RNA sequence: AGAGUUUGAUCCUGGCUCAGAACGAACGCUGGCGGCGUGCUUAACACAUGCAAGUCGAACGCGAAAGGGACUUCGGUCCCGAGUAGAGUGGCGCACGGGUGAGUAACGCGUAAGUUAUCUACCUCGGCAUCUGGAAUAACUCACCGAAAGGUGUGCUAAUACCGGAUACGUUGAGUAAUCAAGAAAUAAAGAAAGGUGGCCUCUUCUUGAAAGCUACUGUACAGGGACGAGCUUGCGUACCAUUAGCUAGUUGGUAGGGUAAUGGCCUACCAAGGCGACGAUGGGUAGCUGGUCUGAGAGGAUGAUCAGCCACACUGGAACUGAGACACGGACCAGACUCCUACGGGAGGCAGCAGUGAGGAAUAUUGCGCAAUGGGGGCAACCCUGACGCAGCGACGCCGCGUGGAUGAUGAAGGUCUUCGGAUUGUAAACUUCUUUUAUUAGGAAGAACCGCCGGGUGGUUAAUACCUGCCUGGUCUGACGGUACCCACAAAGGAAGCACCGGCUAACUCCGUGCCAGCAGCCGCGGUAAUACGGAGGGUGCAAGCGUUGUUCGGAAUUAUUGGGCGUAAAGCGCGUGUAGGCGGUUUGUUAAGUCUGGUGUGAAAGCCCUGGGCUCAACCUGGGAAGUGCAUUGGAUACUGGCAAACUUGAGUACGGGAGAGGAUAGUGGAAUUUCGAGUGUAGGGGUGAAAUCCGUAGAUAUCAGGAGGAACACCCGUGGCGAAGGCGGGUUGCUGGACCAAAACUGACGCUGAGACGCGAAAGCGUGGGUAGCAAACAGGAUUAGAUACCCUGGUAGUCCACGCUGUAAACGAUGAGUGCUAGGUGUUGGGGGUAUCGACUCCCUCCCGGAGUUAACGCAUUAAGCAUUCCGCCUGGGGAGUACGGCCGCAAGGUUGAAACUCAAAGGAAUUGACGGGGACCCGCACAAGCGGUGGAUGAUGUGGUUUAAUUCGAUGCAACGCGAAAAACCUUACCCACCUUUGACAUGUACGGAAUCCUUUAGAGAUAGAGGAGUGCUCGAAAGAGAGCCGUAACACAGGUGCUGCAUGGCUGUCGUCAGCUCGUGUCGUGAGAUGUUGGGUUAAGUCCCGCAACGAGCGCAACCCUUGUCUUUAGUUACCAUCAUUCAGUUGGGGACUCUAGAGAGACUGCCGGUGAUAAACCGGAGGAAGGUGGGGAUGACGUCAAAUCAUCAUGCCCCUUAUGGCCUGGGCUACAAACGUACUACAAUGGUCGGGACAGAGGGCUGCAAGACCGCGAGGUGGAGCGAAUCCCAGAAAGCCGGUCUCAGUUCGGAUUGCAGGCUGCAACUCGCCUGCAUGAAGUCGGAAUCGCUAGUAAUCGUGGAUCAGAAUGUCACGGUGAAUACGUUCCCGGGUCUUGUACACACCGCCCGUCACACCAUGGGAGCGGGUUCUGCCAGAAGUAGUUAGCCUAACCGCAAGGAGGGCGAUUACCACGGCAGGGUUCGUGACUGGGGUGAAGUCGUAACAAGGUAACC
Repeated sequence: AGAGUUUGAUCCUGGCUCAGAACGAACGCUGGCGGCGUGCUUAACACAUGCAAGUCGAACGCGAAAGGGACUUCGGUCCCGAGUAGAGUGGCGCACGGGUGAGUAACGCGUAAGUUAUCUACCUCGGCAUCUGGAAUAACUCACCGAAAGGUGUGCUAAUACCGGAUACGUUGAGUAAUCAAGAAAUAAAGAAAGGUGGCCUCUUCUUGAAAGCUACUGUACAGGGACGAGCUUGCGUACCAUUAGCUAGUUGGUAGGGUAAUGGCCUACCAAGGCGACGAUGGGUAGCUGGUCUGAGAGGAUGAUCAGCCACACUGGAACUGAGACACGGACCAGACUCCUACGGGAGGCAGCAGUGAGGAAUAUUGCGCAAUGGGGGCAACCCUGACGCAGCGACGCCGCGUGGAUGAUGAAGGUCUUCGGAUUGUAAACUUCUUUUAUUAGGAAGAACCGCCGGGUGGUUAAUACCUGCCUGGUCUGACGGUACCCACAAAGGAAGCACCGGCUAACUCCGUGCCAGCAGCCGCGGUAAUACGGAGGGUGCAAGCGUUGUUCGGAAUUAUUGGGCGUAAAGCGCGUGUAGGCGGUUUGUUAAGUCUGGUGUGAAAGCCCUGGGCUCAACCUGGGAAGUGCAUUGGAUACUGGCAAACUUGAGUACGGGAGAGGAUAGUGGAAUUUCGAGUGUAGGGGUGAAAUCCGUAGAUAUCAGGAGGAACACCCGUGGCGAAGGCGGGUUGCUGGACCAAAACUGACGCUGAGACGCGAAAGCGUGGGUAGCAAACAGGAUUAGAUACCCUGGUAGUCCACGCUGUAAACGAUGAGUGCUAGGUGUUGGGGGUAUCGACUCCCUCCCGGAGUUAACGCAUUAAGCAUUCCGCCUGGGGAGUACGGCCGCAAGGUUGAAACUCAAAGGAAUUGACGGGGACCCGCACAAGCGGUGGAUGAUGUGGUUUAAUUCGAUGCAACGCGAAAAACCUUACCCACCUUUGACAUGUACGGAAUCCUUUAGAGAUAGAGGAGUGCUCGAAAGAGAGCCGUAACACAGGUGCUGCAUGGCUGUCGUCAGCUCGUGUCGUGAGAUGUUGGGUUAAGUCCCGCAACGAGCGCAACCCUUGUCUUUAGUUACCAUCAUUCAGUUGGGGACUCUAGAGAGACUGCCGGUGAUAAACCGGAGGAAGGUGGGGAUGACGUCAAAUCAUCAUGCCCCUUAUGGCCUGGGCUACAAACGUACUACAAUGGUCGGGACAGAGGGCUGCAAGACCGCGAGGUGGAGCGAAUCCCAGAAAGCCGGUCUCAGUUCGGAUUGCAGGCUGCAACUCGCCUGCAUGAAGUCGGAAUCGCUAGUAAUCGUGGAUCAGAAUGUCACGGUGAAUACGUUCCCGGGUCUUGUACACACCGCCCGUCACACCAUGGGAGCGGGUUCUGCCAGAAGUAGUUAGCCUAACCGCAAGGAGGGCGAUUACCACGGCAGGGUUCGUGACUGGGGUGAAGUCGUAACAAGGUAACC
């Protein structure tokens, strides 16, 4: 510091996700040790048990027992225990410490101040005082009530408990304070404990010694000061919702009083009517706050466990008492809920103290030890208490440290895994050898952590005293929970100690097996449908390590809320427009001030933490000393540029006045002509109208047309213009008056008067609404006619609201420049409206408005560009992924329609912008092709042939399926082929290699069987080496095992080969240039071509694969050579038969020839085209071979090859028979026909190219014929197949199902073959079906072509109407490119990219999910009114009771109980608000591999789309 993910690719916008750090965590797997920390985040849920606050005899009065001893009359008594235990009175403490975070949005907290508006027990300082009296009461005793808790009565008693009196102080005013001053009055209120302990006897009294007294310490009262702590007040800060906008009667203030420690409506009475709020009151939901903690570069964001400060609470609610302090966690009272005890009458309780239990929960510890230390309470002290605290226990919960060994060791062991079978890897890893001993185990040793007190010594105070008491110093002694722990050392042995996650990309790390869209994985993208580096296992690897992963949460990355640090033309985002309030911002100059601002000082910013620097634990974590920092707040001094305030001035911003001209600016009242419609009349006759074509419709009752006239409403042609005006919406005949704004000129006046603008107010197209008019045309709805599968549409004929006017509402639009308003600055160019200026005129010049082009700059790009989307500035509005949704609920507005404000649950990983390359378009332009057109002949109808689908079958083997499958693989299924079926057999096999053994091979005969096969018999001995024995090669047989074999699967695992677009003219690269980039350029453009063929131009210049050419063949000529070919001349013959010839044809070698080369024209002077000449051939002469980059997961695993999978006495192998030949109907292809351009009979011509020894076969003979007999010749320019046919000549048939046509069938034959039944071909005779030129539709062909005629070959024993070749005869037509099909180039649109066979919308049906409404029902919370009123406090008090004081007494004062009034909790009644849950039914929404209906959108999406 970034990365993945939208696309075919790109840039951008934008969300989602990941890598980091952290945690009071939890879960999974695993787990050696230690140190330091830390541990109910949930139910402020309920709690058994124990403990957590007592202490003081130096305040006070009482006062046991057990046990022991003595005595005893055995009943008991006495002594010790013991003034002990114990309770009680009294004092201090219990308001601290400890827990929790429910409540609280608040002066609660933080920070800084204030308190002349206050208090403060204990502590401390100095001052002063501590005088004099009295009455009770608990404990206790006795009696009694109660189950208990507890209580009642009687009698006794003490105090540092209580009460009276004296004295002191107390009051008021001023001042900042210290303090000062003044004056007055009444004793009204408060007010001591003669206290406690120790010591002493000099003085007084009794006199061992005490008392008074003295002394020390301590306590107490008062007033003052300090310290500590607390109360109260104030400024500032402190989260969310405006779908909470108004709140408030003690409310705001005053006066008087009350109350409090103290201010104050804190409370009461009276008076006034205020107070708070958009700078967010009130209401609602949430929450303890802070130091800090986590994260972050920081600014920030999140958080508030442990530690520390503050607050609040203590079962829930209320209220008080005591006290210095409480409205009190382990106090009291009342009410409520809950739990427990009970004798049913009544009582008891409060773990959010420490442990612990139950419950809840994913989840959080021991009913431990000790007061040794630190701290707290009480006490003079010893000491007691202390679940505060110190320790230990449990938990890898976290942080930190250590270990699980080190060295050596190659046969690179074994085993595992992989393998191309060679090896690689695990891996120096192990073993082996050697070394060490941290830690764990065992044993030993065993320091330090402590005062107080006590004892001794020294030295002060007191005193007569060196006693005693007491202060200080010093030595000794005493005390350890942790703990037999830390630490140190010894013995022994590598001995006890490694896991977890991951390995497709992000992200470090790869292979095998299993599985087969299954099982599963997944943070995002996404993996899995038979070769998964993504699932599961294994081997290996990577990362971290006593841990590792997962989950959750926070920050980060995220500049994804943007102060630092974002945006708003098209991605989300400028209010439709204006006027203007608050607010924000604001020209020039001077002075003043010092609020902002800047600078310095002071105080504070607790400690801890973070940071820096030292120190202590062996290091670290941890602990600790010091420093810095704490960006803040307050206060104070200074500076005065800028901003602000105040004062004075200025003119340039803004405005006013004067003078002009322009304009569909607004509203108003008259008015004009054209046109449409309609009315009456005329002329006139059969149609009109409408459409793609029609029909509805109008018209013989006279339309349309035409002519003149009347009526009425609406709109204003031409002018009219990227012209004008207006803020926007918008404004268009002409005239009148009324009226707003802008502009120009000149420069008189005012003197910052300005800009923006939340709320607010006004204007605001069309449609719509209300009331009343009006209505010619047009025209939602509606009706009819068409179209259509349907057509609730598009088209047509009608037609009502509406459109128009007046008044009122509505308040929205793609209200758009998709661009808020103002100001300043920043190159130009061409136009244009209005004004000025200048001139004789035009031009130059100047100001305002407005359109286009374009530079810098800017932008993601497109684009914008002085009218900015540039550079700055001021103010306002708005945005933060898509969908849900501009929806729901609530509020406001509206008559309604609806508008405005405006969510959430849920769901997706995208949605989107601009541009690029393609593809596509019922977009455009250009061009080509038998593509259409023009022609010729066919197919589709018939019969049969053949292939296919389908059906059938035991099997009808398999493949090919739009063009580009279907006379295709198959250049030939009777057996074989053959892969299929039935039956019979076989298992190392029909075939290959290896091993062992035997045998030569081979041939013949025979039995059984359908054959395969099985059995029997006979003949027979080769080649090489070697003297021989023998060995080897080859072949045959037998045996066992490795293996063979498979036309079994996958053409979607593949190679190879092939089809197709298409013989279409395209497809690319290097360098350069342009672009952020994908890409573009080149390859586009102007011409031209069959062609990306060539020329020219050009930021391109070149190049490659294609095109063309080179190759073959054919057409002309030359030359060479003449056998089997040829024959002109010379002989010869039936015959080129023979001699001969080398001329010709022909054959087959080598050459020539054609190149737009020449001429003319056109063209850019080019390329080229047109015409011509010559030429056998003329513009690639004809034909062939040749097929770019690629597309179709095109075809083929059955040609072959091949990975994986499958079968292995079978899916292999052999064999007999059958099938591939089936047949209702369907499709493709070709044959033959339907006839006279013909059939038939006779006669007689002319080819080319092939084939031939398992062959072609002549002549001859036989047969009507197929053919047979026979065999000359020929391995072929020699012989044979072999008669070419159409054509030509002549005859016949005469338009008919025929002398056409030949299917079918019968009989008789022939050929091939082991064999023609299923199932071959041919011949003869006989038979003589359909068919009379073929519907919709559709195919081929542009010249030696179509059409027509025959010939040959391959395959092959035999078997073509197929196929491949060959020649003969031999046409017609092409105006042309509008249309159909296919293709190419350019351009355009696109929401397509699996690319239009694309994409995609809505209803309906089904399943699931969340949500709105809903008669209601239930709960929480809150408000208003009323009832009620416990405890308590305050007031009142006629009842009752009453020690201290007064009084001789009676009695009084005072007090208590009771009663009552006020306030008030719980509770009750009634009615509201708000919120949550639930609800028959209902609304839409979302999601969901293959449902239904249509086709709305994306192309001109087939009616442009959208608001």
A computed fold for a 1507-nucleotide RNA from an uncultured bacterium, annotated as small-subunit ribosomal RNA. The sequence is in RNAcentral, with records from ENA. Its Rfam family is "Bacterial small subunit ribosomal RNA". Its family is annotated with ribosome and structural constituent of ribosome in the Gene Ontology. The coordinates come from a structure-prediction model, not an experiment, and the mean pLDDT is 82.